[in-house]
Context: one part of a larger RNA
RNA sequence: UUGGGCGUAAAGGGUCCGCAGGUGGAACUGAAAGUCUGCUGUUAAAGAAUCUGGCUCAACCAGAUAAAAGCAGUGGAAACUACAGAACUAGAGUACGGUAGGGGCAGAAGGAAUUCCUGGUGUAGCGGUGAAAUGCGUAGAUAUCAGGAAGAACACCGGUGGCGAAAGCGUUCUGCUAGACCGAGACUGACACUGAGGGACGAAAGCUAGGGGAGCGAAUGGGAUUAGAUACCCCAGUAGUCCUAGCCGUAAACGAUGGAUACUAGGCGUGGCCUGUAUCGACCCGAGCCGUGCCGUAGCUAACGCGUUAAGUAUCCCGCCUGGGGAGUACGCACGCAAGUGUGAAACUC
Numbered sequence: 001u002u003g004g005g006c007g008u009a010a011a012g013g014g015u016c017c018g019c020a021g022g023u024g025g026a027a028c029u030g031a032a033a034g035u036c037u038g039c040u041g042u043u044a045a046a047g048a049a050u051c052u053g054g055c056u057c058a059a060c061c062a063g064a065u066a067a068a069a070g071c072a073g074u075g076g077a078a079a080c081u082a083c084a085g086a087a088c089u090a091g092a093g094u095a096c097g098g099u100a101g102g103g104g105c106a107g108a109a110g111g112a113a114u115u116c117c118u119g120g121u122g123u124a125g126c127g128g129u130g131a132a133a134u135g136c137g138u139a140g141a142u143a144u145c146a147g148g149a150a151g152a153a154c155a156c157c158g159g160u161g162g163c164g165a166a167a168g169c170g171u172u173c174u175g176c177u178a179g180a181c182c183g184a185g186a187c188u189g190a191c192a193c194u195g196a197g198g199g200a201c202g203a204a205a206g207c208u209a210g211g212g213g214a215g216c217g218a219a220u221g222g223g224a225u226u227a228g229a230u231a232c233c234c235c236a237g238u239a240g241u242c243c244u245a246g247c248c249g250u251a252a253a254c255g256a257u258g259g260a261u262a263c264u265a266g267g268c269g270u271g272g273c274c275u276g277u278a279u280c281g282a283c284c285c286g287a288g289c290c291g292u293g294c295c296g297u298a299g300c301u302a303a304c305g306c307g308u309u310a311a312g313u314a315u316c317c318c319g320c321c322u323g324g325g326g327a328g329u330a331c332g333c334a335c336g337c338a339a340g341u342g343u344g345a346a347a348c349u350c
Stems, first nucleotide, its partner, number of pairs: 004321003007304002012318001014201004021194003025088001028085003033081002035077009049065006091191001092188003096183004103177007110154001114150008125136002162169002206247006215241002220236004258317006266295008275286002299306002323350003332343004
């Protein structure tokens, strides 16, 4: 390279946007680049193929013939692809009418709990554990009542419920802002899909600067346990966790399942919208679209399982894999304040 693969065996990029590139709806006309075809020229000889012949055969040698394919020129065909023109609406988008939502950002407000402070009541314990001890407490703790302060998180509702590209998002109200779905079908007229490089976003931890610090809590100290206990348990507790501005760019970033489109039995839930029967009306019931779950047919799968939300049947585009270890290491380069990240071998060994 051909070929085979990527849920769990090696393998889907963390997610999206998007330049180039690749691919691309239905119908008409033109031209003829690809495509198909006729003819001409050429592709030396030798060699290879077929048929003959010469050495006693063969190897070897000689003669004749044919073919395919390439290239160039020239004449045609016009289905398909590309191109040009004109035109279409089923893809895509815009406008219109509705709807749901923890989507994002900012501001304001709230209650419960916790800790601390002040005061009242009150007295000897509290706390903690398997059992204890360290610890707190007669300088009045724990408990309880009243008042105050602070920070962080928002019980119930809450739901294999909702929203978001993913990371993620949950008290209430207001402002700004983004997307989705449904209905109707007015407008544009293929404007689409994917996307190497590139860009943006990206949990937690960590880093820089300035704030903040209630609770929790790496490190650390102490008490236990133990043969030991640099742990598990307990008492404390710094960084951190929170906010603002910037950096980092990684995760079992998981559905361990890239995106788009089309097709292929059903059954049962649930969220959003619309509509019909019905009704005074709303429910209920039925049909449709979009989402989210369970079971399951065909089919697929090594099995487990998947099964209209496919891991089925197909097409297009991207990423990735090629025995285990060495190793996500070394070296080089790039990025980063650093931590490190990205890219990423070989010797050797089994």
Small-subunit ribosomal RNA, central domain from a metagenome, 350 nucleotides, folded computationally. Its mean pLDDT, the model's own confidence on a scale to 100, is 88.